[in-house]
RNA sequence: GCGGCUCUGGCGGAAUUGGCAGACGCGCAGGUUUCAGGUUCCUGUGGGCAACCGUGCAGGUUCAAGUCCUGUGAGCCGCA
Numbered sequence: 001g002c003g004g005c006u007c008u009g010g011c012g013g014a015a016u017u018g019g020c021a022g023a024c025g026c027g028c029a030g031g032u033u034u035c036a037g038g039u040u041c042c043u044g045u046g047g048g049c050a051a052c053c054g055u056g057c058a059g060g061u062u063c064a065a066g067u068c069c070u071g072u073g074a075g076c077c078g079c080a
Stems, first nucleotide, its partner, number of pairs: 001079007010026003019063001027045005046053002056072005
């Protein structure tokens, strides 16, 4: 230099053909259980006081983008 793959809440990780972003699990908070802790079970849990914002970053297409297009960053793998 060329090619391929990956990037989403605090963490792992889903989202089939563009149609409620964050299912599910972990963690965390409150409750339950216990003398207490662990375990069990229940509820809640992206950010922000709010308007709003949020899929590596910046644009574009579309009524609508994690998904399609362009540019670009980082990591991994392969080729030279």
Transfer RNA from an uncultured Eubacteriales bacterium, 80 nucleotides, folded computationally.
The coordinates come from a structure-prediction model, not an experiment, and the mean pLDDT is 80.
The sequence was found in a public genome assembly.
Its Rfam family is "tRNA". By type it is a transfer RNA.